C1' cells in the first nucleotide's frame, strides 16, 4: 500500500435576524425590558429489570412462567465482565437455547436381515464319529446328479454354526493389528478410545491432566415431553394526593347453635355457614353480615384545577484498586418540563461527501422527535474521526 478484526467519539459549527416556551431579576399590570437555558444515540420497540405509588401486613403449597457451564459486578436483571469448554476462521477474533438420555415416554422418511432388552441378504465354515429294544449323545444329511486317475471333486436342496469381510443407509453392536478356530467372534493378547472403581497434581471454581485395576463397551434427538437446580404477588403516573364544584336515588339478594348478661327492647362472645379480597386453584389470614361491608338491575351528576413533574441508583475530571465488567475518595456542574402539545424559519461564512469543464460550479448532509424516572437488550441509519490488533505485498 492493500484486505481484514475489536472498542470508542461525533451526529453538522459561528455570527446576524424573526418567532415560540420555562425559568431568574427589575419596572408594572395581565404587560414590557434584561439575561439564562431550550428534543437522542437510538428519544423508537414496549422486549427484561427496577425505583415510586396504591391494593392489608404480601404468608405456605400446586398449577403456571422464566433462566440454565463456573466465577465476579449491579438496586436487580433473561444485563455485562473475565474464564471453561465445542465449533468456525491462516489469524486478529467470532458462535453457542452450554444442566440431565444407564429415571420414563416419543421421534427419526426410504432403503436395509436388523435402527437400540435393534441382525443373518450375501457371504464363509462344516454334516465326522459312539451308543440303544426304542427315544439318544454330539454344532451338524444314512439325500440327490454330474465327473473321476477311486484319492476325492462340483452343482443343487436341507440343517448346524458365524457376525470378522462385502451391501443398504445420516447413522449398523468400540478400533488397528498379531494369535486362535471348522470357520469366526475380545475368545486371547498388545497399542488406542469409552465408561467404572480407586489414588493423586494444579485450579475459587467450571474444567484441565497423571498412575493402577477391570474385557466392560449401555448410538443420536431435551427451542421432543419430561426430570433437576434457581427465580417469580398485582396494577400502574391515564399509579396516586390535595382543592372547587355539582347530584338523586330506587328494586332486589339465605339461615342458625350454644355460652354469659339483662332494665327482657337488646347487648358481648365463640362455632357453623354466607359475601368480599389476596395474577389461577386450595389451604390461612383479614375485612363485612340479616338495619349490608358486598353482589345485579334501572336512574341521576362531575369530568375543572393544583401537584406528583424533574437533584438523580446523576454527569464530567483527578487519583487509587481490580486482568475487566465496576467500585471508592476527592472536586466541580445542574444540561425541557410541555398539557393538544414550545424547542422553528431566512440569510452569510465555514465543515463533510459526490460529480464535473478544478482554486471554482452544482448537488447534498442519513436515521429521526421527550412526556413519571433509570440500567440494559433489539431494531433503524449519510457520513467522519481516533486507538490497539491479524494477514499479505514491497522498500530502507
Nucleotide at each position: 500500500g492493500c484486505a481484514g478484526a475489536u472498542g470508542g467519539c461525533c451526529a453538522g459549527g459561528u455570527g446576524u435576524u424573526c418567532g415560540c416556551u420555562g425559568c431568574g431579576u427589575u419596572c408594572u399590570u395581565u404587560g414590557a425590558a434584561c439575561g439564562g437555558a431550550g428534543a437522542g444515540g437510538a428519544a423508537a420497540g414496549u422486549c427484561c429489570g427496577g425505583g415510586c405509588u396504591c391494593c392489608a401486613c404480601a404468608g405456605g403449597a400446586c398449577a403456571c412462567g422464566a433462566u440454565g457451564g463456573u466465577g465476579g459486578g449491579u438496586a436487580a436483571c433473561g444485563c455485562c465482565c473475565a474464564c471453561c469448554g465445542u465449533c468456525c476462521g491462516c489469524g486478529a477474533g467470532g458462535a453457542c437455547a452450554g444442566a440431565g438420555c444407564a429415571a420414563g415416554u416419543g421421534c427419526a422418511a426410504c432403503a436395509g436381515a436388523g435402527a437400540g432388552u435393534a441382525g443373518a441378504c450375501c457371504g464363509c465354515c462344516u454334516c465326522a464319529g459312539c451308543g440303544u429294544c426304542a427315544u439318544g449323545c454330539g454344532a451338524a444329511g444314512u439325500g440327490a446328479a454330474g465327473c473321476u486317475u477311486c484319492g476325492g471333486c462340483u452343482u443343487c436342496c436341507g440343517g448346524g454354526g458365524u457376525a470378522a469381510g462385502g451391501g443398504u443407509g445420516a447413522a449398523a453392536g468400540g478400533g488397528u493389528g498379531c494369535g486362535g478356530u471348522a470357520a469366526g467372534a475380545g475368545c486371547g493378547c498388545a497399542c488406542c478410545a469409552g465408561c467404572g472403581g480407586c489414588c493423586u497434581g494444579g485450579u475459587u471454581g467450571a474444567u484441565c491432566g497423571g498412575g493402577c485395576c477391570g474385557g466392560c463397551u449401555g448410538g443420536g434427538u431435551a427451542a421432543a415431553c419430561c426430570u433437576c437446580a434457581u427465580c417469580g404477588g398485582g396494577a400502574g403516573c391515564a399509579a396516586g394526593a390535595c382543592u372547587a364544584a355539582g347530584c338523586a336515588g330506587g328494586a332486589g339478594g339465605a339461615a342458625g347453635u350454644g355460652u354469659g348478661u339483662u332494665u327482657c327492647g337488646g347487648c358481648a362472645c365463640a362455632c357453623u355457614c354466607g359475601a368480599g379480597u389476596c395474577g389461577g386453584u386450595c389451604c390461612g389470614g383479614c375485612u363485612c353480615g340479616g338495619u349490608g361491608a358486598c353482589c345485579u338491575c334501572c336512574g341521576g351528576g362531575u369530568a375543572a384545577g393544583u401537584u406528583g413533574c424533574u437533584u438523580g441508583a446523576g454527569g464530567u475530571g483527578c487519583u487509587g484498586a481490580g486482568c475487566a465488567a465496576u467500585c471508592a475518595g476527592c472536586a466541580u456542574c445542574c444540561u425541557u418540563g410541555a398539557u393538544a402539545a414550545a424547542u422553528g424559519g431566512a440569510c452569510a461564512c465555514c465543515c463533510g461527501c459526490g460529480a464535473c469543464a478544478u482554486c471554482g460550479u452544482c448537488g447534498u448532509g442519513a436515521c429521526a422527535a421527550a412526556a413519571c424516572c433509570c440500567g440494559g437488550c433489539u431494531u433503524a441509519u449519510c457520513g467522519g474521526c481516533c486507538a490497539u490488533c491479524u494477514g499479505u505485498g514491497g522498500a530502507c